Model confidence (mean pLDDT): 80 of 100. The RNA shown here (transfer RNA) has 76 nucleotides and comes from a Myxococcales bacterium. NCBI's taxonomy places the organism under Bacteria, Pseudomonadati, Myxococcota, Myxococcia, Myxococcales. Rfam family: tRNA. By type it is a transfer RNA. About the family: Transfer RNA (tRNA) molecules are approximately 80 nucleotides in length. The same sequence occurs in records of 2 taxa.

RNA sequence: AGGGAUGUAGCGCAGCCUGGUCCAGCGCGCGUGUCUGGGAGACACGAGGUCGUGGGUUCGAAUCCCGCCAUCCCUA
Numbered sequence: 001a002g003g004g005a006u007g008u009a010g011c012g013c014a015g016c017c018u019g020g021u022c023c024a025g026c027g028c029g030c031g032u033g034u035c036u037g038g039g040a041g042a043c044a045c046g047a048g049g050u051c052g053u054g055g056g057u058u059c060g061a062a063u064c065c066c067g068c069c070a071u072c073c074c075u076a
Base pairs, nucleotide, nucleotide: 001075002074003073004072005071006070007069010028011027012026013025020059030046031045032044033043034042035041052068053067054066055065056064
């Protein structure tokens, strides 16, 4: 220098290809409550997201297009 992959909650991931339901979900973790003498465990409820970033397209973008940033890999 060229190419590719990844970036979504504290952690690990799905959703993207095929744009659209008032709220973007799942597991673990966290908080509260119930069961228990307590713990562990089970169950119920809940909090937590500018979807890496800046633009564009569109009535509407996590999703499509472009730039940039970060991490990893390949080539030179």